[in-house]
RNA sequence: GGGCGGAUAGCUCAGUGGGAGAGCGCCGCCCUUACAAGGCGGUGGCCGUAGGUUCGAAUCCUACUUCGCCCA
Numbered sequence: 001g002g003g004c005g006g007a008u009a010g011c012u013c014a015g016u017g018g019g020a021g022a023g024c025g026c027c028g029c030c031c032u033u034a035c036a037a038g039g040c041g042g043u044g045g046c047c048g049u050a051g052g053u054u055c056g057a058a059u060c061c062u063a064c065u066u067c068g069c070c071c072a
């Protein structure tokens, strides 16, 4: 220098154009003598950044940042 993949909740990750989600975590309640497990409810995101396309973008396009892999 070239190519490919990733970036979404505190963590691990889904989500191929219209509702932003799951598990774990955290908080409260129930259960227990108590703890764990279990049950119920709650909590939390301006979807890496900036533009563009579109009635509408986490999703499509462009550039950039960052992490990883491959080629040279």
Stems, first nucleotide, its partner, number of pairs: 001071007010024004018055001025043006048064005

Predicted 3D model of a 72-nucleotide RNA (transfer RNA) from a Pseudomonadota bacterium.
The coordinates come from a structure-prediction model, not an experiment, and the mean pLDDT is 83.
It matches the Rfam family "tRNA". The family's RNA type in Rfam is transfer RNA.
It was read from a public genome assembly.